RNA sequence: UACCGAUAAGAGCAAAAUCAGAGUAAUCUGAUGACGCAAAACCAUAGGGUCCAUUGCAGGUUGAGUGGAUUGCCGGUUACCGAA
Numbered sequence: 001u002a003c004c005g006a007u008a009a010g011a012g013c014a015a016a017a018u019c020a021g022a023g024u025a026a027u028c029u030g031a032u033g034a035c036g037c038a039a040a041a042c043c044a045u046a047g048g049g050u051c052c053a054u055u056g057c058a059g060g061u062u063g064a065g066u067g068g069a070u071u072g073c074c075g076g077u078u079a080c081c082g083a084a
Stems, first nucleotide, its partner, number of pairs: 004082002012037002017032006035072001041077003047074002049070007
């Protein structure tokens, strides 16, 4: 240094739920709260998956297109510590 991940040490994040707010919605923000996390740090035209909305047509359904959301879904990038 790389791989790896200890009932090691020092730190960190914060699920569900509730309240308030934003949004058509998915969902997001703040407070309380901890289910858990060796990256639960960052990335949404590196890539994939999932979700929402919208568009022609008399109506419905479906598909493709367009816009949006989700990285605590996979993944990519970076990083503290140092036992086996």
Molecule: c-di-GMP-I riboswitch aptamer
Organism: Citrifermentans bremense R1